This is a predicted structure of a 153-nucleotide RNA (glmS glucosamine-6-phosphate activated ribozyme aptamer) from a Negativicutes bacterium.
The model forms 88% of the base pairs in the Rfam consensus.
The coordinates come from a structure-prediction model, not an experiment, and the mean pLDDT is 78.
Its Rfam family is "glmS glucosamine-6-phosphate activated ribozyme aptamer". It is annotated as a riboswitch.
It was read from a public genome assembly, where an Rfam model found it.

RNA sequence: UUGAUUUUAAAAGCGCCGGUGCUUGCUCUGGCAAGCAGACGAGGAAGAGGUUUAUCGAGUAGUCGGCGGGUGCCUCUCGGCUUUCUGUAGCCGUCAUGCAAUCGACAAAACCGCAAGGUGACUUGGGGGACAAAGCGAUUGUCACAGAAUAAC
Numbered sequence: 001u002u003g004a005u006u007u008u009a010a011a012a013g014c015g016c017c018g019g020u021g022c023u024u025g026c027u028c029u030g031g032c033a034a035g036c037a038g039a040c041g042a043g044g045a046a047g048a049g050g051u052u053u054a055u056c057g058a059g060u061a062g063u064c065g066g067c068g069g070g071u072g073c074c075u076c077u078c079g080g081c082u083u084u085c086u087g088u089a090g091c092c093g094u095c096a097u098g099c100a101a102u103c104g105a106c107a108a109a110a111c112c113g114c115a116a117g118g119u120g121a122c123u124u125g126g127g128g129g130a131c132a133a134a135g136c137g138a139u140u141g142u143c144a145c146a147g148a149a150u151a152a153c
Stems, first nucleotide, its partner, number of pairs: 014068004019064001020037007040057003046077006078093005084148005098142007111128002114125004
């Protein structure tokens, strides 16, 4: 230095990258080597299995492209709601009600500027002042069937 095994820690715009772009050195027909970049926040987890282009906006827009993963989606189990109960059906997931309408919100990067590291591409940290949307939050309206029982009138 490389490979294998074991253990521990960490992540979800999360990890990695031989495409691609950029930097340095060598070479000078062409290229070779070593590096850098490769998602800004809001929102999102019942369990098991399966599956892949899994919500929203911001950006002086490479946040391109690829691989893997993933709180999404599907099926089942369990649970909640829809009438007091049961069953079916439907919609959901412990804040457990879909749809429609209306209303609401101190975002972070980018930007400005400073400091540190690096030959450089770039990296890290502090400060300044903003600006969103949604399947996020709130309000209103609307949305079963069958059977049984009880209460009220």